[in-house]
Molecule: c-di-AMP riboswitch aptamer (ydaO/yuaA leader)
Organism: Kitasatospora xanthocidica
């Protein structure tokens, strides 16, 4: 002095560093009408809990009813991630394979010293919500990181 990316600059305290607030920038989720979505019927994932309800089943009681075991519903600011969905370029299809990863091939998307072409030359990850969310003013709300070393040609300014 530069790249990736949204992830930056000031102000203020201070003896040095920080951190925190604040104002300005930039970036992200939620949130109407209106559009869009919606044939029609049914449903709408698992697990845990319950002095709840109901059902069968056993055993117990003269009885009313009580236990305890299965299913159902039904409630939970309780867990979960197969569904669905966010943030990113980080996906799609097709062979292989029991089926995942892997691995060939195709189409696509992203980056390399400001802008455009070409040409080489990589990347196509990783996390987050937790049964649920289309756009979306008004509102509500979140992050402002981390990683790292590039300059071949013509053009235009």
């Nucleotide at each position: 002095c530069a790249c990736c990316g949204a992830g930056c600059a000031c102000c203020a305290c201070a003896g040095c560093g920080g951190a925190c607030a604040g104002g300005g920038g930039c970036g992200g989720g939620g949130g109407a009408a209106c559009c869009a979505a919606g044939g029609u019927c049914g449903g709408c994932g698992c697990c845990c809990g319950g002095c709840c309800c109901c059902g069968u089943g056993c055993g117990c009681u003269c009885g009313c009813g009580c236990g305890u075991a299965c299913g159902g519903g039904u409630c939970g600011a309780g867990g979960c991630u197969a569904g669905g969905g966010g943030u990113g370029a980080a996906g799609c299809c097709g062979c292989u394979c029991c089926a995942c990863a892997g691995g060939c091939g195709g189409c696509c998307g992203g980056g390399c010293a400001a802008c455009u072409g070409c040409a080489g030359c990589c990347c196509g990850a990783a996390c987050c919500c937790g049964a649920c969310a289309g756009c979306u003013a008004a509102c509500c709300u979140c992050g402002c990181a981390g990683g790292c070393g590039u300059c071949g040609c013509a053009g235009a300014g």